[in-house]
RNA sequence: CGAGUCGACCGGGCGGUCGCGUCGGUGUUCCUCCGGGAGCAUCGCCGAGGAACGUCCGGACUCCACAGAGCAGGGUGGUUGCUAACGGCAACCCGGGGUGACCCGCGGGAAAGUGCCACAGAGAAGAGACCGCCGGCCUCGUGCCGGUAAGGGUGAAACGGUGGGGUAAGAGCCCACCAGCACCCCGGGCGACCGGGGUGGCUCGGUAAACCCCACCCGGAGCAAGGCCAAGCAAGGCCACCGCCGCGAGGCGGGGGCCGGCGCAGGCAUUCGAGGGCUGCUCGCCCGAGUCUGCGGGUAGGCCGCAAGAGCAUGUCGGCAACGGCACGCCUAGAUGGAUGACCGCCGCCGGUGGCCGCAGGGCCGCCGCGCACAAAAUCCGGCGUACAGGUCGACUCGUCCG
Numbered sequence: 001c002g003a004g005u006c007g008a009c010c011g012g013g014c015g016g017u018c019g020c021g022u023c024g025g026u027g028u029u030c031c032u033c034c035g036g037g038a039g040c041a042u043c044g045c046c047g048a049g050g051a052a053c054g055u056c057c058g059g060a061c062u063c064c065a066c067a068g069a070g071c072a073g074g075g076u077g078g079u080u081g082c083u084a085a086c087g088g089c090a091a092c093c094c095g096g097g098g099u100g101a102c103c104c105g106c107g108g109g110a111a112a113g114u115g116c117c118a119c120a121g122a123g124a125a126g127a128g129a130c131c132g133c134c135g136g137c138c139u140c141g142u143g144c145c146g147g148u149a150a151g152g153g154u155g156a157a158a159c160g161g162u163g164g165g166g167u168a169a170g171a172g173c174c175c176a177c178c179a180g181c182a183c184c185c186c187g188g189g190c191g192a193c194c195g196g197g198g199u200g201g202c203u204c205g206g207u208a209a210a211c212c213c214c215a216c217c218c219g220g221a222g223c224a225a226g227g228c229c230a231a232g233c234a235a236g237g238c239c240a241c242c243g244c245c246g247c248g249a250g251g252c253g254g255g256g257g258c259c260g261g262c263g264c265a266g267g268c269a270u271u272c273g274a275g276g277g278c279u280g281c282u283c284g285c286c287c288g289a290g291u292c293u294g295c296g297g298g299u300a301g302g303c304c305g306c307a308a309g310a311g312c313a314u315g316u317c318g319g320c321a322a323c324g325g326c327a328c329g330c331c332u333a334g335a336u337g338g339a340u341g342a343c344c345g346c347c348g349c350c351g352g353u354g355g356c357c358g359c360a361g362g363g364c365c366g367c368c369g370c371g372c373a374c375a376a377a378a379u380c381c382g383g384c385g386u387a388c389a390g391g392u393c394g395a396c397u398c399g400u401c402c403g
Base pairs, nucleotide, nucleotide: 001399002398003397004396005395006394007393008392009391010390012347013346014345015344016343017342018341020047021046023044024043025042026041027040028039029038030037031036049374053385054384056383057382058381059380060379061222062221063220064219068283069282070281071280073218074217075216076215077214078092079091080090081089082088093107094105095104096103097102108213109212113211114210115207116206117205130152131151132148133147134146135145136144137143160178161177162176163175164174165173179203180202181200182199183198184197185196186195187194188193226304227303228302229301236259237258238257239256241254242253243252244251245250262296263295264294265293266292267291268290275287276286277285278284311330312329314327315326316325317324318323348372349371350369351368352367353366354365355364356363357362
């Protein structure tokens, strides 16, 4: 200098003018059941992300609900750690790719069973004889019978490989070495595994991101969860007060207060249990006096949930790391048709272009550009996946050149 691998970060800045949202202070106006509430003005703190996107996982939280068992269903799949947990993360093991830094893995089981492996080929898993080799018979032919699977062929893949012995010809038939497998022993490692030695002729494909088997894990629903208040509809009842009628008891009407609360039809049932819950089923358990079905009416309001957290920053200790402990400091949206925007100036970055300087990397000046990414809270958090103009930093690998 070139090519590459891995990781982290920023993602427009500054100033001015006006304008938004929550909360708080001050002043002021109005209301008041005297607790406080509503409006206006002004001041102040804070106010979009690293992905807020996808809705793919895991939780917190809420309810079912006081909460069991089994089946179904679903998820994961090397080991050891981290974490609230996970299908996440870290380190390592094995296998594969790469010269390498590094990258990839739906990583348990094919000897429990079933299925599939097109075509070609004799034969594709207890398969198999087309050519060939050997032997025998004979009507001597491209014949028949027997043996063989070492050689050739087909194929992605053909029942271990090389060499030798043996044989009629061959074959792990036997032997040596090697590979795999089974068993035993030694060493290293927490472990997955790694290294070494021995015995055995045991050698019976691949595929489970095919069904399946094995191991481990899993209640369900979801902030439109779930609570509170007010109001209303298509029952009414009670109380005192006021007005009218009445001899009186009482009747009609009015406004107020309290309690309670949709209407019609039909079915079943009332402790001998109708109906409901355990959000797929069964058992089991629980609630239960009114429920279920159909039709019709009302409720589109307000408040809580709602942001102080498995929180963040800095330092330090432990750990290869993920991460954890300790100390100290900080408080950073909470809307509800849904807030943070518009304009101006300067600067920055990017693209194009002209000139100058320098050996070069590169630097300086000027001009042009509707240039400046992906994109946005809605209960919250931990991950994963996807998108991203441009820029910055670090570590490592390979190649070339110079010293």
Overview: A computed fold for a 403-nucleotide RNA from Actinoplanes auranticolor, annotated as Bacterial RNase P class A. Its mean pLDDT, the model's own confidence on a scale to 100, is 77. It was read from a public genome assembly, where an Rfam model found it. NCBI's taxonomy places the organism under Bacteria, Actinomycetes, Micromonosporales, Micromonosporaceae, Actinoplanes. It matches the Rfam family "Bacterial RNase P class A". Rfam classes the family as a ribozyme. Gene Ontology terms of the family: ribonuclease P activity, tRNA processing and dimeric ribonuclease P complex.